[in-house]
Predicted 3D model of RNase P RNA and transfer RNA as a complex of 434 nucleotides. The coordinates come from a structure-prediction model, not an experiment, and the mean pLDDT is 76. Rfam match: Bacterial RNase P class A. Rfam classes the family as a ribozyme.
RNA sequence: AGAGUCCGCCGGGCAGUCGCCGUCUUACUUUUAGUGAGAGGGAGGAAAGUCCGGGCUCCAAAGGGUAGAGUGCCAGGUAACGCCUGGGGGGCGUGAGCCUACGGAUAGUGCAGCAGAGAGUAGACCGCCUACGUGUGUUCCUCGGAAUACGCCGGUAAGGGUGAAAGGGUGCGGUAAGAGCGCACCGCGCGAGUGGCAACACUUCGUGGCAUGGUAAACCCCACUCGGAGCAAGACCAAAUAGGGAUCCUUCGGCGUGACCCGCGCUGGAUCCGGGUAGGUUGCUCGAGGCCUGUGGCGACGCAGGCCCUAGAUGAAUGACUGUUCACGACAGAACCCGGCUUACAGGCGGACUCUCUUA
RNA sequence: GGGCCCUUAGCUCAGUUGGUUAGAGCAUCCGACUCAUAAUCGGCAGGUCCUGGGUUCAAGUCCCGGAGGGCCCA
Repeated sequence: AGAGUCCGCCGGGCAGUCGCCGUCUUACUUUUAGUGAGAGGGAGGAAAGUCCGGGCUCCAAAGGGUAGAGUGCCAGGUAACGCCUGGGGGGCGUGAGCCUACGGAUAGUGCAGCAGAGAGUAGACCGCCUACGUGUGUUCCUCGGAAUACGCCGGUAAGGGUGAAAGGGUGCGGUAAGAGCGCACCGCGCGAGUGGCAACACUUCGUGGCAUGGUAAACCCCACUCGGAGCAAGACCAAAUAGGGAUCCUUCGGCGUGACCCGCGCUGGAUCCGGGUAGGUUGCUCGAGGCCUGUGGCGACGCAGGCCCUAGAUGAAUGACUGUUCACGACAGAACCCGGCUUACAGGCGGACUCUCUUA
Repeated sequence: GGGCCCUUAGCUCAGUUGGUUAGAGCAUCCGACUCAUAAUCGGCAGGUCCUGGGUUCAAGUCCCGGAGGGCCCA
């Protein structure tokens, strides 16, 4: 100088004027309220998607069983998680680093179209072989057979061919030709040992000729977790659901607990006619909260101390204009709250590191 | 705000336990019938299976993100 990796932060600034939504203080009035004045606050890193987890609320403090759903290497963090941190295995990259649904296929069942001889207790289409068995022909002969050619039965998983996949690999021996058939090395399984909390590693030792192909984001098995609904939950105040008519079912009933059974709670119930309605307050923002310092831990995070209060609407506020400045401004708007994940995003800043080239 | 569902040809829908070239009806187009049109009969064509990844030998189908549309709850 060029190319690249990871982590963190910002998301126009300043000033003025007029507005909008809450809070507090104060004065006045016609005092459940209104008006005036003053002070202070007012969207995000994703407020989004609603994909996970939790708080909170109701149903029983959610209790037992079945079904169902989810998660899935190990350890830790956390209120909890499918999140995060650290580690192991595998894959990619020269590297910094990145990715990883990564339990079990000797518990069982299923699936594998087409092609192909054979697709899961293997298989003979081409090829290879003629040892063994057997047939025909030729030659030789010591007439028993031998050699050779062709064919059949047969042997064979080395080679070709099919396929996504053909039942360990390489070499030597062996053989009629071959084959873990034997051996060496590599790979694999099992057992022991050593290190590690563990996943796992070591190749240290022994052992098995290999018996164990793929698929579990197929059923399933194993381990662990999960009750349901959601602030339009729920609570309070107030109005109404009246009075009435008809039919039917009954206490071994009906309703609720929104998969089912038990259990629990409440209780006469269902349908039709007819009649009638109105909303308000609360839940609501002080919380697993934020910042700083110290401390334990590799880290996620924990502990201690100090400081701070930082939107709360309910037709739903955060806008408009002006001036100035810069790099000329992306994605996008709270609605009960919080922790994550995912997705969208103009541009800018800082830090750590890697590779290549050049110069000293 | 919260809960749930759907997306396959121009339209409406099938698609089984993942398997050969994804089908059906209507519509369009072509031909026949008719003097002509309709109806009817015959035939052809028409598909990024909403989109991007993943699992698998193989994905419309199974899994995970995203987009669009629709329904319900005061």